Annotation: The part of an RNA shown here (large-subunit ribosomal RNA, domain VI) has 262 nucleotides and comes from a metagenome. RNAcentral holds the full RNA, with entries from SILVA. Rfam family: Bacterial large subunit ribosomal RNA. Gene Ontology terms of the family: structural constituent of ribosome and ribosome.
[in-house]
Context: one part of a larger RNA
RNA sequence: CGUAGGAUAUCUGAGAGGAGCUGUCCUUAGUACGAGAGGACCGGGAUGGACGGGCCGCUGGUGCAUCGGUUAGACUGCCAAGUCUACCCCGAGUAGCCAAGCCCGGAAGGGAUAAACGCUGAAGGCAUCUAAGCGUGAAGCCCCCCUUAAGAUGAGAUAUCCCAUUCGAAAGAAGUAAACCCCCUUGAAGACGACGAGGUAGAUAGGGCAGAGGUGGAAGUGCAGUAAUGCAUGGAGCUGACUGUUACUAAUCGGGUGAGGG
Numbered sequence: 001c002g003u004a005g006g007a008u009a010u011c012u013g014a015g016a017g018g019a020g021c022u023g024u025c026c027u028u029a030g031u032a033c034g035a036g037a038g039g040a041c042c043g044g045g046a047u048g049g050a051c052g053g054g055c056c057g058c059u060g061g062u063g064c065a066u067c068g069g070u071u072a073g074a075c076u077g078c079c080a081a082g083u084c085u086a087c088c089c090c091g092a093g094u095a096g097c098c099a100a101g102c103c104c105g106g107a108a109g110g111g112a113u114a115a116a117c118g119c120u121g122a123a124g125g126c127a128u129c130u131a132a133g134c135g136u137g138a139a140g141c142c143c144c145c146c147u148u149a150a151g152a153u154g155a156g157a158u159a160u161c162c163c164a165u166u167c168g169a170a171a172g173a174a175g176u177a178a179a180c181c182c183c184c185u186u187g188a189a190g191a192c193g194a195c196g197a198g199g200u201a202g203a204u205a206g207g208g209c210a211g212a213g214g215u216g217g218a219a220g221u222g223c224a225g226u227a228a229u230g231c232a233u234g235g236a237g238c239u240g241a242c243u244g245u246u247a248c249u250a251a252u253c254g255g256g257u258g259a260g261g262g
Stems, first nucleotide, its partner, number of pairs: 001151001005162007015148004021049007033038001051105005059099004066092004071086006109143003116136004163261001165174003179257004183199005204250003207246005213239003220233005
């Protein structure tokens, strides 16, 4: 821009893409078959591999604004306690992301077929699956399954909302309606656009509070010890992303687009 008014939701599905793999074991059954050795079809069940999708409860990895230990230097006058620089280094670790962890998938079914196997059956009194006609039949083909999809210009459908204004002879123009955008707070969304949640009639983010989880026993004081240090107060103190709650802070105020129906 188009889809013959303007919108908001929800669909249909022409078409396109994906998937399509396979082992072993148990059973049927030591049965059929076979002199024996051996050893099934068909059917039923279990469990794997690789591949694909998803997830983070478990096992773990990472986790540079979490906690603890600790080295060196500088600083807070000194002690103690801290801050800064070097993730110095080391031990652990929430969320998120992830696999080595967990869950799920290939199936089943329908249709038409290939090779092949048949029925009926002539030409050709027989025979013949074929010439007319009718069946069975594959991991393959078309459906079924998953994703996408009306620019499918063949531009589809349903529901709901806004209405038929004003100016103009007309062409057209203007301010609006429903609705939407800018702007702002933002996100398990994201390169940017986009998408989603919100914008005071508000829990959108931050902060506060409470909790979970993590770390692992704060400072100060007291006691014991010559001291290093230990013990008590006290599962202490601190705590990023998690959960709940709370308008304290910031989403204030504003600006713009947008029909009149050939």